Bacterial RNase P class A from Sorangium cellulosum, 415 nucleotides, folded computationally.

RNA sequence: CUUCGCCGACAAGACGAUCGCCGGCCCCUCGAUUUUCGCGGGGCGGGAGGAAAGUCCGAGCUCCAUAGAGCGCGAUGCCAGGUAACGCCUGGUGGAGGCAACUCCGAGGAAAGUGCCACAGAAAACAAACCUCCUUCCAUGCGACCGGCUUGCCGGGCGCCAAGAAGGGAAGGGUGAAAAGGCGGGGUAAGAGCCCACCGCGCUUCCGGCAACGGAAGUGGCAGGGAAAACCCCAUCGGGAGCAAGGCCGCAUAGGCAGGCGAAGGGGGGAACCCCCCGCAAGGGCUGCUCGCCCGGUGCCUGUGGGUUGGCUGCUUGAGCGGUUCGGUGACGGACCGCCUAGAGGAAUGAUUGUCGCCGCAGUUGAAGCGAUUUGCCUGCGGAACAGAACUCGGCUUAUCGACGACGAAGACCG
Numbered sequence: 001c002u003u004c005g006c007c008g009a010c011a012a013g014a015c016g017a018u019c020g021c022c023g024g025c026c027c028c029u030c031g032a033u034u035u036u037c038g039c040g041g042g043g044c045g046g047g048a049g050g051a052a053a054g055u056c057c058g059a060g061c062u063c064c065a066u067a068g069a070g071c072g073c074g075a076u077g078c079c080a081g082g083u084a085a086c087g088c089c090u091g092g093u094g095g096a097g098g099c100a101a102c103u104c105c106g107a108g109g110a111a112a113g114u115g116c117c118a119c120a121g122a123a124a125a126c127a128a129a130c131c132u133c134c135u136u137c138c139a140u141g142c143g144a145c146c147g148g149c150u151u152g153c154c155g156g157g158c159g160c161c162a163a164g165a166a167g168g169g170a171a172g173g174g175u176g177a178a179a180a181g182g183c184g185g186g187g188u189a190a191g192a193g194c195c196c197a198c199c200g201c202g203c204u205u206c207c208g209g210c211a212a213c214g215g216a217a218g219u220g221g222c223a224g225g226g227a228a229a230a231c232c233c234c235a236u237c238g239g240g241a242g243c244a245a246g247g248c249c250g251c252a253u254a255g256g257c258a259g260g261c262g263a264a265g266g267g268g269g270g271a272a273c274c275c276c277c278c279g280c281a282a283g284g285g286c287u288g289c290u291c292g293c294c295c296g297g298u299g300c301c302u303g304u305g306g307g308u309u310g311g312c313u314g315c316u317u318g319a320g321c322g323g324u325u326c327g328g329u330g331a332c333g334g335a336c337c338g339c340c341u342a343g344a345g346g347a348a349u350g351a352u353u354g355u356c357g358c359c360g361c362a363g364u365u366g367a368a369g370c371g372a373u374u375u376g377c378c379u380g381c382g383g384a385a386c387a388g389a390a391c392u393c394g395g396c397u398u399a400u401c402g403a404c405g406a407c408g409a410a411g412a413c414c415g
Base pairs, nucleotide, nucleotide: 001411002410003409004408005407007405008404010402013356014355015354016353017352018351019350021047022046024044025043026042027041028040030038031037032036049386053397054396056395057394058393059392060391061242062241063240064239068291069290070289071288073238074237075236076235077234078092079091080090081089082088093107094105095104096103097102108233109232113231114230116226117225130173131172133168134167135166136165137164141160142159143158145156146155147154148153149152181199182198184196185195186194200222201220202219203218204217205216206215207214208213246313247312248311249310256304257303258302259301260300261299265278266277267276268275269274270273283295284294285293286292320339321338322337323336324335325334326333327332358383359382360381361380362379363378365376366375367374368373
């Protein structure tokens, strides 16, 4: 100097001008009327994000509601921590990628069971024989030998090869993502953990570590693969719905129409016939089912139809933010000090403009350095993305321009 990795903080920056929007606090006039509301005027402050997006997780909060159990369903899945909690974060273990700094993980169980592995291949799980290898039989063919004799014929056994048949075998080759552990030697008719050494795997013991796991020794010829984001098994966790939750005020009419279901009384007080208590059916709730519990009690359920669709609140002080310090490898936690930073309601925070600035490219010119290189002024051209709160927060995921700072890895060059 170039490229890369990881972390932090920012996000068209600063200062103005003109006009405009929303909220809060204070003051004044006026109008209502008793403590506040409304119109108007003035002053002082405040007003979108790192993702506000996705609505994927976890909660706070509200209601069901007094709130339990079982099944089902769903989620997570190595170990130890952090946190209000989590499927998140931190550190570690094991594995994968990268030269590395670092990054990623679909990380429990395949000797509980069921299913799947296309095509190719002999064979894809109670596995197997396409080529090659070995042994035996073997007409014909070939080769040499022996014997006889009619000199080219007969007879005899031996060896070799192909085709075929029977047996052995899974070492070599081929197919494939994956083929009865790998590699070297011995052994064998040829081979095979058949045997041996080393590695791998299982089991046992010891050592280190909280643990996941790692290391060492011994022992055993040894259950031949993948995938559970297939069903499944195991462990842990989980009520439901959601601010359009919910609460208050006001307004309005059709307490409509049709169908169906429906009950049990007992006690006490009092002058009547009312009041009180217990109980009772239909039915309703616990947002999948069952049990159980609760409501209900003279009305309820189903369908259809009508009215109101207005105002206030919930609504912003929070598991909040910043600084210093202590503890911790870290996530994070403690202590002290300081700060208050939108609350719209069909949805506000905007429009125009000036100067300076930031970044990139090109050109001229100067300065520093031994050098590789660095840097200043001026001129011209260009650039600034993704994108807008809607009850609030902790995360994850996705989109994204530009420049800054710290640390680290690799390469080249100079001294």
The sequence was found by an Rfam model in a public genome assembly.
Its Rfam family is "Bacterial RNase P class A". From the family's description: Ribonuclease P (RNase P) is a ubiquitous endoribonuclease, found in archaea, bacteria and eukarya as well as chloroplasts and mitochondria. By type it is a ribozyme.
The prediction has a mean pLDDT of 76.